Overview
The RNA shown here (c-di-GMP-I riboswitch aptamer) has 87 nucleotides and comes from Clostridium chromiireducens. The source organism's lineage runs through Bacteria, Bacillati, Bacillota, Eubacteriales and Clostridium. RNAcentral holds the sequence, with entries from Rfam and Ribocentre. The prediction has a mean pLDDT of 87.

[in-house]
């Protein structure tokens, strides 16, 4: 520097759940909580997946289906960074 986390050691992050504020929703921010995680660190670039407001259409006046410009990085790579250690 690469490559691998097997054995350690310092660290660190924090799912469900709850509450608070955003939001139409998905979800997200703090807070407590702690399933787990060698990147569960950053990035929405590819793939996927959730949601459907505005919008269009079709009924028969309130619902149906379509549809990201929203969301998800703890869905999966892909870019960039980053602790320790050597079977």
């Nucleotide at each position: 520097c690469a490559u691998u986390g097997a054995u350690a050691a310092u660290a660190g992050c924090a799912c469900a759940c709850u509450u608070c504020u955003c939001g139409a929703a998905a979800g997200a921010u703090a807070a407590g909580g702690u399933c787990g995680c060698a990147a569960a660190g950053c990035u929405a670039u590819g793939g996927g997946u959730c949601u459907a407001a505005a919008g269009a259409a079709a009924u028969u006046u309130a619902u149906u289906u379509c549809a990201a410009u929203g969301a998800c990085u703890g869905c999966c790579a892909g870019g960039c960074u980053g602790c320790c250690a050597a079977a």